[in-house]
Context: one part of a larger RNA
RNA sequence: CUGGGCUUAAAGAGCGUGUAGGCGGGGCGGCAAGUAUCUUGUGAAAACCCUCGGCUCAACCGAGGAACUGCAGGGUAUACUGCCGCUCUUGAGUCAAGCAGGGGCACCUGGAACCCUAGGUGGAGCGGUGAAAUGCGUUGAUAUCUAGGGGAACGCCCGUGGCGAAAGCGGGGUGCUGGGCUUGUACUGACGCUGAGACGCGAAAGCGUAGGGAGCAAACGGGAUUAGAUACCCCGGUAGUCUACGCCGUAAACGAUGCGCACUAGGCUCGAGGUUUCUGACGAACUUUGAGCCGAAGCAAAAGUAUUAAGUGCGCCGCCUGGGGAGUACGGCCGCAAGGCUAAAACUC
Numbered sequence: 001c002u003g004g005g006c007u008u009a010a011a012g013a014g015c016g017u018g019u020a021g022g023c024g025g026g027g028c029g030g031c032a033a034g035u036a037u038c039u040u041g042u043g044a045a046a047a048c049c050c051u052c053g054g055c056u057c058a059a060c061c062g063a064g065g066a067a068c069u070g071c072a073g074g075g076u077a078u079a080c081u082g083c084c085g086c087u088c089u090u091g092a093g094u095c096a097a098g099c100a101g102g103g104g105c106a107c108c109u110g111g112a113a114c115c116c117u118a119g120g121u122g123g124a125g126c127g128g129u130g131a132a133a134u135g136c137g138u139u140g141a142u143a144u145c146u147a148g149g150g151g152a153a154c155g156c157c158c159g160u161g162g163c164g165a166a167a168g169c170g171g172g173g174u175g176c177u178g179g180g181c182u183u184g185u186a187c188u189g190a191c192g193c194u195g196a197g198a199c200g201c202g203a204a205a206g207c208g209u210a211g212g213g214a215g216c217a218a219a220c221g222g223g224a225u226u227a228g229a230u231a232c233c234c235c236g237g238u239a240g241u242c243u244a245c246g247c248c249g250u251a252a253a254c255g256a257u258g259c260g261c262a263c264u265a266g267g268c269u270c271g272a273g274g275u276u277u278c279u280g281a282c283g284a285a286c287u288u289u290g291a292g293c294c295g296a297a298g299c300a301a302a303a304g305u306a307u308u309a310a311g312u313g314c315g316c317c318g319c320c321u322g323g324g325g326a327g328u329a330c331g332g333c334c335g336c337a338a339g340g341c342u343a344a345a346a347c348u349c
Base pairs, nucleotide, nucleotide: 003321004320005319006318007303008302012317014201015200016199017198021194022193023192025088026087027086028085029084030083031082033081034080035077036076037075038074039073040072041071042070049065050064051063052062053061054060091191092188093187094186095184096183097182098181099180103177104176105175106174107173108172109171110154114150115149116148117147118146119145120144121143125136126135162169163168206247207246208245209244210243211242215241216240220236221235222234223233258316259315260314261313262312263311266294267293268292269291270290271289272288273287274286275285276284298305299304322349323348324347331342332341333340334339
């Protein structure tokens, strides 16, 4: 000496459930596997090291010692780890009573806007732009009123706000259903944490089959602009966007920050509860939990972060190791395909 790291330099898996494994709270007793110590045997010789000796010296050689850090047997110790037994309640969970919520699924339903159809009024323009034109309109448009039909999305409330593991979730009602929080401390008694594989979920786009199609709109057509205009602007417009079922499995899937536990100044605001005091509304103090802002110490290259840590520690997993080649080739696995996952090298700087 026996790595250092992962917010932004390379690096946290998109997210969860969980198998093996790793790690694991307090007390008592037992065993003695790990551990420590003593001892016995063994650890060939030569070599290395020490001492002495032989060739005139040395290399070389001879003798003795040490060492061979190991393995096995036996004895002793029992703090720690382990194993066995008993036990405890603070970790974890259960129960009871409450609370908030766009958490999920299904069914029913509402109004605004838009489009279409029919009818009434009306009679020349409308639309669109920087300006225009394409386009629509006397087969009566635009505007306006009535009726009917259709699909998609839910304004205000809406928040620096809520819920969810993440993706994500927003009109109203009903049913089914997951999770969270608070209070009580009745119950179980370490039942825990993490999690290689595995399994499940997973925006948008895309794919398959069947429907649906109002608006919007890749592609495409046309009008403009321009030197050109495969664009930006305008008029149209098909996939798609919507539903069901089945695939795909990716993303700046971001807090670019894995999960759990403990500890380490404060201040302010918001959400959901509780306790106490005072209660007339309003408030105040304390406390649990969540969401933010500011900020001390510390940390950090700095920006910053700072009880929602990027501080101080522990446990477990994932990942990084100069740039390009390359997230590519090959192989394998998956996929209907598109492609995804895994993942190099030559060469080059």

A computed fold for a 349-nucleotide part of an RNA from a metagenome, annotated as small-subunit ribosomal RNA, central domain.
Its Rfam family is "Bacterial small subunit ribosomal RNA". Gene Ontology terms of the family: ribosome and structural constituent of ribosome.
The coordinates come from a structure-prediction model, not an experiment, and the mean pLDDT is 90.
The RNAcentral record of the full RNA draws on SILVA.